The RNA shown here (TPP riboswitch aptamer (THI element)) has 94 nucleotides and comes from Klugiella xanthotipulae.
The model forms 100% of the base pairs in the Rfam consensus.
The source organism's lineage runs through Bacteria, Actinomycetota, Actinomycetes, Micrococcales and Klugiella.
The coordinates come from a structure-prediction model, not an experiment, and the mean pLDDT is 79.
Its Rfam family is "TPP riboswitch aptamer (THI element)". From the family's description: Vitamin B(1) in its active form thiamin pyrophosphate (TPP) is an essential coenzyme that is synthesised by coupling of pyrimidine and thiazole moieties in bacteria.

[in-house]
C1' cells in the first nucleotide's frame, strides 16, 4: 500500500402461505420474514424471487413443511467509506 470475507451508509430488487374460529379481529404450522413487518432477504461470486407449477414424490388438519425439478430459463446496478485476515514493499534488529 492493497484487501475477500464482514459492518455502516446510499441506491436498486423481492415475498407476505396454509389451517381454524364467533371474522372488526383473533389463534396456530413452517421460516431469516407470512403484508408496513418503521422489518426480513438479496443486488451478477446472482435458489432473494420469479416460471415451469392447478408439476412429480413424502410427510401433514393443510401448506413450497422436505425432496426433486435445478449443471433449466428469467431475475436489480451496484456505489462509497470503515477495514480484520491475508499478501506485497519499506525500514530495524538477529
Nucleotide at each position: 500500500c492493497a484487501c475477500a470475507g464482514u459492518g455502516a451508509c446510499a441506491c436498486g430488487g423481492g415475498g407476505u402461505g396454509c389451517c381454524c374460529c364467533a371474522c372488526c379481529g383473533g389463534g396456530g404450522c413452517u421460516g431469516a420474514g407470512a403484508a408496513c413487518a418503521c422489518a426480513c432477504c438479496c443486488g451478477u461470486a446472482g435458489a432473494a424471487c420469479c416460471u415451469g407449477c392447478u408439476c412429480u414424490a413424502g410427510c401433514u388438519c393443510a401448506c413450497a413443511c422436505u425432496a426433486g425439478c435445478g449443471a433449466a430459463g428469467g431475475g436489480a446496478a451496484u456505489g462509497u467509506c470503515a477495514g480484520c485476515a491475508u499478501g506485497a514493499u519499506a525500514g530495524c534488529u538477529u